[in-house]
RNA sequence: UGGGGAAUGGUGCAAUGGCAGCACGUGUCUCUCUGGAAGACAAAAUCUUGGUUCGAGUCCAGGUUCCCCAG
Numbered sequence: 001u002g003g004g005g006a007a008u009g010g011u012g013c014a015a016u017g018g019c020a021g022c023a024c025g026u027g028u029c030u031c032u033c034u035g036g037a038a039g040a041c042a043a044a045a046u047c048u049u050g051g052u053u054c055g056a057g058u059c060c061a062g063g064u065u066c067c068c069c070a071g
Stems, first nucleotide, its partner, number of pairs: 001070007010024004018054001026042005047063005
């Protein structure tokens, strides 16, 4: 430099263009002599800027970062 791929709670992953979910973790409560386990509840996310659309995590364009391949 060229080609391809990825970016979603704290972490790992889902999500036919139609209410952003799951697991672990965190906090509070219940239970327990204490801790752990178990149960209930809560907080927490779509890399960024635009476009298309009634509606975008998803489609399109630019940008940023990372990974792979080629030179």
The RNA shown here (transfer RNA) has 71 nucleotides and comes from an Anaerolineales bacterium. Lineage of the source: Bacteria > Bacillati > Chloroflexota > Anaerolineae > Anaerolineales. The prediction has a mean pLDDT of 82.